Predicted 3D model of a 75-nucleotide RNA (c-di-GMP-I-GGC riboswitch aptamer) from a Woeseiaceae bacterium. NCBI's taxonomy places the organism under Bacteria, Pseudomonadati, Pseudomonadota, Gammaproteobacteria, Woeseiaceae. Its Rfam family is "c-di-GMP-I-GGC riboswitch aptamer". Gene Ontology term of the family: cyclic-di-GMP binding.
[in-house]
RNA sequence: ACAGACAAAGGCAAACCCAUCGCAAGGUGGGGACGCAAAGCAACCGGUCCCAGUGGGACAGCGGAGUUACCACCA
Repeated sequence: ACAGACAAAGGCAAACCCAUCGCAAGGUGGGGACGCAAAGCAACCGGUCCCAGUGGGACAGCGGAGUUACCACCA
């Protein structure tokens, strides 16, 4: 540097429920685990979604590019 095991440590947390913010998509906190080796960060490109709609907004758990990082077998 590549790669990520029917392993270990540690981590995240879908649906659903509660509270709360938002017109909405959806966000945040708590409970909860379907899953995840970047399911960390970040809207640059494509995509999807929403709206008081022609301009704003949401999604990083849709793909790509970017960036940072824990653990660890074989080779």